The part of an RNA shown here (small-subunit ribosomal RNA, 5' domain) has 485 nucleotides and comes from an uncultured bacterium. RNAcentral holds the full RNA, with entries from ENA and SILVA. Its Rfam family is "Bacterial small subunit ribosomal RNA". Gene Ontology terms of the family: ribosome and structural constituent of ribosome.

[in-house]
Context: one part of a larger RNA
RNA sequence: AACGAACGCUGGCGGCGUGCCUAAAACAUGCAAGUCGAACGGCGCCUUCGGGUGCAGUGGCGAACGGCUGAGUAACACGUGGGUGACCUGCCCUCGAGCGGGGGAUAACUGCCCGAAAGGGUGGCUAAUACCGCAGAUCUCCGGGAUUCGGUUUUCGGAGUGAACCUUUGGGGUUCGGGGAGGGGCCCGCGGCCGAUUAGCUCGCUGGUGGGGUAACGGCCUACCAAGGCGAUGAUCGGUAGCUAGUCUGAGAGGAUGAUUAGCCACACGGGAACUGAGACACGGUCCCGACUCCUACGGGGGGCAGCAGUGAGGAAUAUUGCACAAUGGACGCAAGUCUGAUGCAGCAACGCCGCGUGGAGGAUGACGGUCUUUGGAUUGUAAACUCCUUUUCUCAGGGAAGAGAAUGGACGGUACCUGAGGAAUAAGUCACGGCUAACUACGUGCCAGCAGCCGCGGUAAUACGUAGGUGGCAAGCGUUAUCC
Numbered sequence: 001a002a003c004g005a006a007c008g009c010u011g012g013c014g015g016c017g018u019g020c021c022u023a024a025a026a027c028a029u030g031c032a033a034g035u036c037g038a039a040c041g042g043c044g045c046c047u048u049c050g051g052g053u054g055c056a057g058u059g060g061c062g063a064a065c066g067g068c069u070g071a072g073u074a075a076c077a078c079g080u081g082g083g084u085g086a087c088c089u090g091c092c093c094u095c096g097a098g099c100g101g102g103g104g105a106u107a108a109c110u111g112c113c114c115g116a117a118a119g120g121g122u123g124g125c126u127a128a129u130a131c132c133g134c135a136g137a138u139c140u141c142c143g144g145g146a147u148u149c150g151g152u153u154u155u156c157g158g159a160g161u162g163a164a165c166c167u168u169u170g171g172g173g174u175u176c177g178g179g180g181a182g183g184g185g186c187c188c189g190c191g192g193c194c195g196a197u198u199a200g201c202u203c204g205c206u207g208g209u210g211g212g213g214u215a216a217c218g219g220c221c222u223a224c225c226a227a228g229g230c231g232a233u234g235a236u237c238g239g240u241a242g243c244u245a246g247u248c249u250g251a252g253a254g255g256a257u258g259a260u261u262a263g264c265c266a267c268a269c270g271g272g273a274a275c276u277g278a279g280a281c282a283c284g285g286u287c288c289c290g291a292c293u294c295c296u297a298c299g300g301g302g303g304g305c306a307g308c309a310g311u312g313a314g315g316a317a318u319a320u321u322g323c324a325c326a327a328u329g330g331a332c333g334c335a336a337g338u339c340u341g342a343u344g345c346a347g348c349a350a351c352g353c354c355g356c357g358u359g360g361a362g363g364a365u366g367a368c369g370g371u372c373u374u375u376g377g378a379u380u381g382u383a384a385a386c387u388c389c390u391u392u393u394c395u396c397a398g399g400g401a402a403g404a405g406a407a408u409g410g411a412c413g414g415u416a417c418c419u420g421a422g423g424a425a426u427a428a429g430u431c432a433c434g435g436c437u438a439a440c441u442a443c444g445u446g447c448c449a450g451c452a453g454c455c456g457c458g459g460u461a462a463u464a465c466g467u468a469g470g471u472g473g474c475a476a477g478c479g480u481u482a483u484c485c
Base pairs, nucleotide, nucleotide: 002483005481006480007479008478009477012356013355014354015353016352017351018349019348020314026311027310029309030308031307034061035060036059039058040057042055043054044053045052046051069266070265078191079190080189081188082187083186084185087184088183089182092180093179094178095177096176097175098174099173100134102132103131109124110123111122112121113120114119139160140159141158142157143156144155145154146153165172166171193239194238195237200230201229202228206226207225208224209223210222211221212220242264243263244262245261246257247256248255249254269290270289271288272287273286292303293302294301295300320346322345323344324343328342329340330339331338332337359389360388361387362386369380370379371378372377394422395421396420397419398418399417403412429474430473431472432471433470434455435454436453440469441468442467443466444465450457451456
């Protein structure tokens, strides 16, 4: 000097930030991901009979974003620079070509049955932009030719392969292919911790061939073959740790650090697995095992706050079960709009930084009181009283925003701000005073009580302990402690 701080004493206001560093321990309750009737059948309500409106279900898109946390990870995890002729890409933009003709189901609904519940079974009816064939453009694959160093580009032949309609008639949607943008997968060079009181490590281990698998290269997996591969330039093992931009410090070099904000990664009660999908091996999805917990009619079921609040626990220690979708952004929707604990705000906390105030001018017989005293006086001290003034703050009253890009729409908020009135009114502490180190006397105590960062003070005249007066420093803070430079 710094701080996500804590503790002691004290505390007026505002702006902007910040706020579980410990138990990745456990969680009551509410909310945090829905939306579309312009895909579809149905049920209910209203009806001016045109239609309107609400709902569960089928279907579509989203739920892989956003939000949290830092457990694990010493690794191509991250950073940086490259490669991908080894790859993928929903929504968006752009270009080209299409949307012809058929079929069988099923939920909802309804009948019956089982169950305490969670939920399930069975018979029957029905629709679609749900599902399945046909046509064939194109594309993919295979074979031959040309081109390329190469799997690129191109040509011929064969095989496989697509679609869906809705509408307020404006439009919206859908299929195939080319390109783009943005996003992602994989690979490589280099870089960033400690320990040798860890010296050898490795059997899919290293390479090849055949096969499988993937969007894709690859021991990624598998069979066979070979005997390799790594290591004192520190392998292996152990410890510690998310990485970075940054942040703190320092003249710099460097050292330390990685809260908030931003990028990347990893995780979602512990462990494992796949399904769906453009994308997950998926925080508020599924299945299995485990621990914990809840319900139960004992047969069986339910749950996962490292989302926002909140609870108890741990701890020196860290906030409201708030308001609003008005703005920004996101999901869905043609739209109107709905949802959004993202976000915008408000609340709490001197936790931090910055700003302001607690009055200004005059005022000496240097009042009273206090303290000291050589008893003369000195000091507190222009300090107070008193006079004049001001109103930042404060209180009350009136007005009152911007933030909202044509109109409507403001949580914040009757806030900021403006005007008027009132009255010095509502507002100062804390630490130190032996030296380092700015600031001294008196009394009490008597190696006691105590102080202390170091040196050291205290055993009867203590500027070092305690109290008082005075003084010095900083100031809505001051001091201490922890930690880093």